[in-house]
RNA sequence: GUCCCGAAAAGGCAAACCCGUCGCGAGGCGGGGACGCAAAGCCACCGGGUCUCACGCAGAUGGCCGGGCUACCGAA
Numbered sequence: 001g002u003c004c005c006g007a008a009a010a011g012g013c014a015a016a017c018c019c020g021u022c023g024c025g026a027g028g029c030g031g032g033g034a035c036g037c038a039a040a041g042c043c044a045c046c047g048g049g050u051c052u053c054a055c056g057c058a059g060a061u062g063g064c065c066g067g068g069c070u071a072c073c074g075a076a
Base pairs, nucleotide, nucleotide: 005074006073012037013036017032018031019030020029021028022027035063041069042068043067046066047065048064049061050060051059052058
């Protein structure tokens, strides 16, 4: 240094719900707020699941699962 791993430390993200806003909708965005998260960072043009619809070769979900890429710290 790299991989596995996750003690400590420094921090980070932000569920439900509320307000505003966009959308037919699932849901997204902003603010508040914390259920949790060692990748709760990114990818839906990798596979599966679930959800929506105006049923389309459509849309949503990465905080559903698998997978891929990147990343802070460094005890056992």
This is a predicted structure of a 76-nucleotide RNA (c-di-GMP-I riboswitch aptamer) from a Candidatus Acetothermia bacterium. Of the family's consensus pairs, 94% are formed in the model. Model confidence (mean pLDDT): 89 of 100. Rfam family: c-di-GMP-I riboswitch aptamer. About the family: GEMM was predicted in a large-scale screen for bacterial structured RNA regulatory elements. Gene Ontology term of the family: cyclic-di-GMP binding.